[in-house]
Molecule: SAM riboswitch aptamer (S box leader)
Organism: Macrococcus sp. DPC7161
RNA sequence: UUCUUAUCCAGAGAGAUGGAGGGAAUUGGCCCUGUGAAGUCUCAGCAGCGGGCUCUUAUGAGUACUGUGCUAAAUCCAACAAGCAAAGCUUGGUAGAUAAGUG
Numbered sequence: 001u002u003c004u005u006a007u008c009c010a011g012a013g014a015g016a017u018g019g020a021g022g023g024a025a026u027u028g029g030c031c032c033u034g035u036g037a038a039g040u041c042u043c044a045g046c047a048g049c050g051g052g053c054u055c056u057u058a059u060g061a062g063u064a065c066u067g068u069g070c071u072a073a074a075u076c077c078a079a080c081a082a083g084c085a086a087a088g089c090u091u092g093g094u095a096g097a098u099a100a101g102u103g
Base pairs, nucleotide, nucleotide: 001103003101004100005099006098007097008096013043014042015041016040017039021032022031023030026079027078028077029076044071045070046069049067050066051065052063053062054061055060075095080092081091082090083089084088
């Protein structure tokens, strides 16, 4: 990096450093941020996808040892299509993220 499958309205932050941005990309909104953004480090936590372990005939359930992941707001919201008279809402799709597998 390609493809496949599953999930994405739940959950979980402090300290140090840093010093102006950040919320994936584009556009438009909205929001966070000198009462300190991103990044980095330490510690803590959440979750339970893969492995391990325990229980179970099996499906599966549990655990949290291990590999990841995550810890503002629904993936922050919308964008494309369909339905409804519309505001708007619903459903689906696109894109993205994560896990496991794969060429």